[in-house]
This is a predicted structure of a 102-nucleotide RNA (SAM riboswitch aptamer (S box leader)) from Flavobacterium enshiense DK69.
The coordinates come from a structure-prediction model, not an experiment, and the mean pLDDT is 78.

RNA sequence: ACGUUAUCACGAAAGGCAGAGGGACUAGACCCAAUGAAGCCUUGGCAACCCUACUCUCGUAGAAGGUGCUACAUUCUACCACUGAUUGUGGACAGAUAACAA
Numbered sequence: 001a002c003g004u005u006a007u008c009a010c011g012a013a014a015g016g017c018a019g020a021g022g023g024a025c026u027a028g029a030c031c032c033a034a035u036g037a038a039g040c041c042u043u044g045g046c047a048a049c050c051c052u053a054c055u056c057u058c059g060u061a062g063a064a065g066g067u068g069c070u071a072c073a074u075u076c077u078a079c080c081a082c083u084g085a086u087u088g089u090g091g092a093c094a095g096a097u098a099a100c101a102a
Stems, first nucleotide, its partner, number of pairs: 003100006013043005021032003026078004044070003049066002051062004074094001079091004
């Protein structure tokens, strides 16, 4: 790398360096960005997958540690089903994260 399982609800920012892009990829739409994008660093925070305590399960509480995240939203459309429909709902694919496996 591939794979299995679970979740994709909510939540959480300032400073410094830097200097034009960013919201995963392709196309279109929409949005953010010189009142400073990406990236890196510092500090803080959110969450609770692993974890810790309560004897195991369940459940409850917690946050030292391993990850993750910290504009809005898996942003919408693309494929399928239902639908009178250019509308709406659900799902799939793809993706993200964790644990396992390797």
NCBI's taxonomy places the organism under Bacteria, Bacteroidota, Flavobacteriia, Flavobacteriaceae, Flavobacterium enshiense.